[in-house]
Context: one part of a larger RNA
RNA sequence: GCCUGCGAGUUAAUCUUUGUGGCAAGGUUAAGGGAGUGACACCCGAAGCCGUAGCGAAAGCGAGUCUGAAUAGGGCGUAUAGUCGCAAGGAUUAGACACGAAACCGGGUGAGCUACCCAUGGCCAGGGUGAAGCGAGUCUAACAACUCGUGGAGGCCCGAACCCACUAAUGUUGCAAAAUUAGGGGAUGAGCUGUGGGUAGAGGUGAUAUGCCAAACGAACUCGGAGAUAGCUUGUUCUCCCCGAAAUAGCUUUAGGGCUAGCGUCAUGUGUUCAGUAUCGGAGGUAGAGCACUGGAUGGGCUAGGGGGCUUACUGCUUACCGAACCCAACCAAACUCCGAAUGCCGAUACUCUAAAGCAUGGCAGUCGGACUACGGGAGAUGAGUUUCGUGGUCGAAAGGGAAACAGCCCAGACCAUCGACUAAGGUCCCCAAGUCCAGGCUAAGUGGGAAACGAGGUGGGAUUGCACGGACAACCAGGAGGUUGGCUUAGAAGCAGCCACCCUUUAAAGAGUGCGUAAUAGCUCACUGGUCAAGUGAUCCUGCGCGGAAAACUUAACGGGGCUAAGCCUGGCACCGAAGUCAUGGGUCUCAGUCUUAGACUGGGGCGGUAGGGGAGCGUUCUGCCAGCGGUGAAGGUCGACCGAAAGGACGGCUGGAGCGGGCAGAAGUGAGAAUGCAGGC
Repeated sequence: GCCUGCGAGUUAAUCUUUGUGGCAAGGUUAAGGGAGUGACACCCGAAGCCGUAGCGAAAGCGAGUCUGAAUAGGGCGUAUAGUCGCAAGGAUUAGACACGAAACCGGGUGAGCUACCCAUGGCCAGGGUGAAGCGAGUCUAACAACUCGUGGAGGCCCGAACCCACUAAUGUUGCAAAAUUAGGGGAUGAGCUGUGGGUAGAGGUGAUAUGCCAAACGAACUCGGAGAUAGCUUGUUCUCCCCGAAAUAGCUUUAGGGCUAGCGUCAUGUGUUCAGUAUCGGAGGUAGAGCACUGGAUGGGCUAGGGGGCUUACUGCUUACCGAACCCAACCAAACUCCGAAUGCCGAUACUCUAAAGCAUGGCAGUCGGACUACGGGAGAUGAGUUUCGUGGUCGAAAGGGAAACAGCCCAGACCAUCGACUAAGGUCCCCAAGUCCAGGCUAAGUGGGAAACGAGGUGGGAUUGCACGGACAACCAGGAGGUUGGCUUAGAAGCAGCCACCCUUUAAAGAGUGCGUAAUAGCUCACUGGUCAAGUGAUCCUGCGCGGAAAACUUAACGGGGCUAAGCCUGGCACCGAAGUCAUGGGUCUCAGUCUUAGACUGGGGCGGUAGGGGAGCGUUCUGCCAGCGGUGAAGGUCGACCGAAAGGACGGCUGGAGCGGGCAGAAGUGAGAAUGCAGGC
C1' cells in the first nucleotide's frame, strides 16, 4: 500500500411539540397483590399526579382578586378540554455521536542504570625530577652561610594498564537506540574499582548541567479516581423526491465559542394584506452648484494703523515699504449653504401578477472566518490580489458556452432521452464549427499583439490666416552702397566683446546690421532688391491612426500557435457558426385549477442546479410473532449472464456447493463503511 472483517446520535428518567389511539369534566394508576401460562393477555390496588378557578407576599376573598381612601384607574384572571398510552422531532440530567490530550489527585513499585554517602577489599609497567631532614667538609668567637654526599617529598614531569571523552573521519534502515578508527586528556590522587548497604517522587541526590533517579525527568514508573476535561482537530456507513440559507446586528474575560434577533424549512391559520408599474400626495439637504453665513485663499483699488526719513518738543511733514476693515475681480470646503436634483424612502388609488408571495402562531434548524467585481465613500501613497463601510451582481451552494489555460469577469441557471431546429456572449484563413462576405475609410508601425511625461517636416481629416500669373515659395545669376571706423568704452572695438543712439543720403534695393570670421581690419553670408523660371507656397490651431521614449535573469515567451498587410483598426450591412438557454418529440415527478366512478384517472397551466439545513417517501440487513410455503429430483453461500425497476435494489438460468431457506403482514434493532496518521488479520 491493497484485500477482508470490525468501527461512531444509543439507553434511562423528566419536560415540551406533533401524529395517532383510549376515556372525557374528567383521565390515570405507583409500589404491592390475585389468579395463571403458549401470554407484549386478565383482575385488584386512586396513595399520588395532571385537569376542572383565579388573584394576592400573605391573612384571605373568590368569577373575581390585588393595589388603593375610592363604588377611580390599572395589573393578572373569567367567555371551558383535558388526561393516559404508543410513535416521532427537540431539550435537560447522565460518558450521551466516536476516537484523541498535555495534565491533576490517591495507593503502591523502583538507587542491579545513574547521583551522593557508609562499611570492607582490590589496582596503579617503566622512566624522570630530586623538597625537608641527616652526614661530612669549608668557614665563623659562635650562629648563620657555602660545597659535596645521603635522603626520597609532590592534587610534580614523561608514559602503559586503568579512567575520561577534546578533534576529525566513518557510521546515520549502524557492529552499536551513542559505536569504530586515528589522534587527545588524567594516570599517588578532590585517583580508579569489586562486593555489601543507605537516601524515593509535594521526594532524593547534585564540585548547578535543571544534571541524574533503569535507553524521552521543570518533577520517575505503575495501578486506580477515569469513559477526567477538550469552546479544539479528525471521522460519522443505503436511495430517491420538495424547499433551501448565512458568513449580519446587539451583548458576551467576547472576538476561530456562545445567546437573542435577522435569513431557511415544516405545520396550522389568514386569504392578496406581498411585489412591480402608473398617477397623486409627502418628508429630506446628498451629487451638482454657489459664496448670502462660517472659515480658507489670490490679484487690484482705497484707507485706519504700523515701519523708514527729516524736523522739533507743538510734535508736524514726508515716503519706490508693510497693510486690517471696506470695494472690485477670480477661487476653495466632510464637520460652510442664498440654492439644489436624479435615484431611493413613506402613504393613497388603479392595473398587472399565483409568486411554493405576504403576515401571524408553533416544531426543527444551520449561519456569526466570507471572496471578487461594478458604483458611492473612509483609511493608505486618489499603493496593494490592502483594509473598512454602503448599494447591486456573481462565487460561496452553479454545471454549460466565451475570456488559450483562469471560484468571483461576459453569456446563461443542467428533471431525463434524441446522430432534430433557432439563438446569446463570442466568433466565421488553418489548428477549430461558421464569410479568405459586401461597401467606404485609416494604418506601414507586424502598430495590431504591454507602458508615461516629453520629443518629432510620419501620415489622413477639419478650421483660421498670409503671399501669389500685376509672377509668389524654393533654386540659380547679379546687387547688397555712401556719410561712417556712428558716439562711448577699449591696447584695439571698423555692422558683428560691451553700453547708448539707431539718423540722413544715393537708390530697383541695401539694418548704424542675421550669422560665420579677424588681434583689429579683411573675407564669406543674411535681411532687402532686380533678373531667369512658371504654379502654387507659408504660418497657427483642433482632430484620427501611427513613430521614438522601451534594459533581466531556464526557452522564442508582451497574437493561444501557425501564420496575417488583413486574417489589423474605424463605420455600415447581409449571411452563417455557436450553450445543458429557447423550440420540437417522447417520458418522469411535484404542484395549481377544472371534470369525472372523490382509490385514482383525464384535460389545461406552472415548477423540478444546489452546500449547511428543514420536510417527505422508500430499499436492504439481523432477530421475534402470525399466515401460507420451498429444500439431496439439491437450501444458504460462491461464480457467470445481453432480464426487470427512477434509485437503494429485485428476479431468472447455467456451473459450483452440500443442508438448510426465503415470501406476505406486523414488531424489535449491536441495521448499511472509503476515508477517523482508525483497530485486527492476510498478502